[in-house]
Molecule: transfer RNA
Organism: Terriglobales bacterium
RNA sequence: GCGAGCAUGGUAUAGCGGCUGGUGCCUCGGGCCUCCAACCCGAUGACGCGAGUUCAACUCUCGCUGCUCGCU
Numbered sequence: 001g002c003g004a005g006c007a008u009g010g011u012a013u014a015g016c017g018g019c020u021g022g023u024g025c026c027u028c029g030g031g032c033c034u035c036c037a038a039c040c041c042g043a044u045g046a047c048g049c050g051a052g053u054u055c056a057a058c059u060c061u062c063g064c065u066g067c068u069c070g071c072u
Base pairs, nucleotide, nucleotide: 001071002070003069004068005067006066007065010025011024012023013022018055027043028042029041030040031039048064049063050062051061052060
């Protein structure tokens, strides 16, 4: 230099253009218990950035940024 893939809460991960963006762990609150752990209930918190297509975009297209892999 060329090509490909990925980017979703603190962390890990799902999401066939329309449903409230779901789940595990973590955190916080409550229940249970003499206390702790475990268990049960609940809560907070996210689509890398910009533009485009569309009635409607996490999803499709383009650019940028970052990471990974391959080729030279």